A computed fold for a 74-nucleotide RNA from a Bacillota bacterium, annotated as transfer RNA. Rfam family: tRNA. Rfam's curators write: Transfer RNA (tRNA) molecules are approximately 80 nucleotides in length. Its mean pLDDT, the model's own confidence on a scale to 100, is 83.

RNA sequence: GCUCCUGUAGCUCAGCUGGAUAGAGCAUCGGAUUCCGAUUCCGAAGGCCAUGCGUUCGAAUCGCACCAGGAGCG
Numbered sequence: 001g002c003u004c005c006u007g008u009a010g011c012u013c014a015g016c017u018g019g020a021u022a023g024a025g026c027a028u029c030g031g032a033u034u035c036c037g038a039u040u041c042c043g044a045a046g047g048c049c050a051u052g053c054g055u056u057c058g059a060a061u062c063g064c065a066c067c068a069g070g071a072g073c074g
Base pairs, nucleotide, nucleotide: 001073002072003071004070005069006068007067010026011025012024013023019057028044029043030042031041032040051065052064053063054062
């Protein structure tokens, strides 16, 4: 330098044949349970989907550019 893969909540990931209000587990916070704690149960908060631009009635999903990480080739 070229090709491919990955980037979504604090962490690990799903969603990626375009359709609504973007989800799960863990963690955090509140409550129930308990003499207190652990466990268990209930609930809440937390994301403008790496970034920018575009296509479209509509984009996490498609296109282009760019950034970061990884793999391969030279």